[in-house]
This is a predicted structure of a 350-nucleotide part of an RNA (small-subunit ribosomal RNA, central domain) from an uncultured bacterium. Its mean pLDDT, the model's own confidence on a scale to 100, is 89. The full RNA is in RNAcentral, with records from ENA.
Context: one part of a larger RNA
RNA sequence: CUGGGCGUAAAGGGUACGUAGGUGGAAGACUAAGUUUUGUGUGAAAGCCCCGGGCUUAACCUGGGACCUGCAUAGGAUACUGGUCAUCUAGAGUAUGGUAGAGGGAAGUGGAAUUUCCGGUGUAGCGGUGAAAUGCGUAGAUAUCGGAAGGAACACCAGUGGCGAAGGCGGCUUCCUGGACUAAUACUGACACUGAAGUACGAAAGCGUGGGUAGCGAACAGGAUUAGAUACCCUGGUAGUCCACGCCGUAAACGAUGAGAACUAGAUGUUGGAUGCAUUAAAGCAUUUAGUAUCGAAGCUAACGCGUUAAGUUCUCCGCCUGGGGAGUACGGCCGCAAGGCUAAAACUC
Numbered sequence: 001c002u003g004g005g006c007g008u009a010a011a012g013g014g015u016a017c018g019u020a021g022g023u024g025g026a027a028g029a030c031u032a033a034g035u036u037u038u039g040u041g042u043g044a045a046a047g048c049c050c051c052g053g054g055c056u057u058a059a060c061c062u063g064g065g066a067c068c069u070g071c072a073u074a075g076g077a078u079a080c081u082g083g084u085c086a087u088c089u090a091g092a093g094u095a096u097g098g099u100a101g102a103g104g105g106a107a108g109u110g111g112a113a114u115u116u117c118c119g120g121u122g123u124a125g126c127g128g129u130g131a132a133a134u135g136c137g138u139a140g141a142u143a144u145c146g147g148a149a150g151g152a153a154c155a156c157c158a159g160u161g162g163c164g165a166a167g168g169c170g171g172c173u174u175c176c177u178g179g180a181c182u183a184a185u186a187c188u189g190a191c192a193c194u195g196a197a198g199u200a201c202g203a204a205a206g207c208g209u210g211g212g213u214a215g216c217g218a219a220c221a222g223g224a225u226u227a228g229a230u231a232c233c234c235u236g237g238u239a240g241u242c243c244a245c246g247c248c249g250u251a252a253a254c255g256a257u258g259a260g261a262a263c264u265a266g267a268u269g270u271u272g273g274a275u276g277c278a279u280u281a282a283a284g285c286a287u288u289u290a291g292u293a294u295c296g297a298a299g300c301u302a303a304c305g306c307g308u309u310a311a312g313u314u315c316u317c318c319g320c321c322u323g324g325g326g327a328g329u330a331c332g333g334c335c336g337c338a339a340g341g342c343u344a345a346a347a348c349u350c
Base pairs, nucleotide, nucleotide: 003322004321005320006319007304008303012318014201015200016199017198021194022193023192025088026087028085029084030083031082033081034080035077036076037075038074039073040072041071042070049065050064051063052062053061054060091191092188093187094186095185096183097182098181099180103177104176105175106174107173108172109171110154115149116148117147118146119145120144121143125136126135162169163168206247207246208245209244210243211242215241216240220236221235222234223233258317259316260315261314262313263312266295267294268293269292270291271290272289273288274287275286276285277284299306300305323350324349325348332343333342334341335340
């Protein structure tokens, strides 16, 4: 390199958009580049291979053939691929009416609870643990009632429920805004799929500047435990957690399963639609469709398991793997304020 692979053995990029590239629906005409056929020219000789000949054989020498799988050119073929022209509507998209939703952004607002402060009642404990102690409390705590402040999170509803490309999204209201599904028509007429580069988004932690700080809480301090205890338990507690703007760009970023398309038994839930039946209405039943979940035929799999949401049978495109360690490291480059990230070896060793 080929081949074989990528749920769990090494291997799917964190996710999307998208450039080049690769691939691409139906039917028609032309063309003849790919494709295919025939002829011609060329493809040096030697060598290799086959059949002969010459040295007593062999090596060696020598004759003929084959091979030279290719290239050029001329004439033909036109199924497929390509190109050009004109056409179609099943892919894709647009218009109109509906539906569901924690999809996103901004502003406003609500109640419960914790904490602190003020005031009342009230008196000796509270708190905490396996047991304790540190801690708080006669300067009146804990408990309880009333009031105030402030920050953060939104009980019940709540659901293998919903939405989103992924990360993720949950009190309520308003404004702005993306997508999906759906019905019936109309329109465009292949406008499509994938996607190296590239661009955007991207949990938590962390970083910069300025705010904020109720609770929680790395570090840190103290008390315990213990042989020790730089821990687990307890009392405190700073960064941080929150907001604005700007970085970082990583996660078991997981379904450990790339995207798109076609085909292939069923069963049972559940969410959103549509149609029909029934009904005063609702609930209901059936069919169908877009999700979501469990089981399961065929098939696949090393097994576990997967099984129309495939890990089945196929097609197109991208990414990635190639024994363990060294190592996701060194060096170099690019990015970053830094932390570090991305790219990525070798010696040596088993």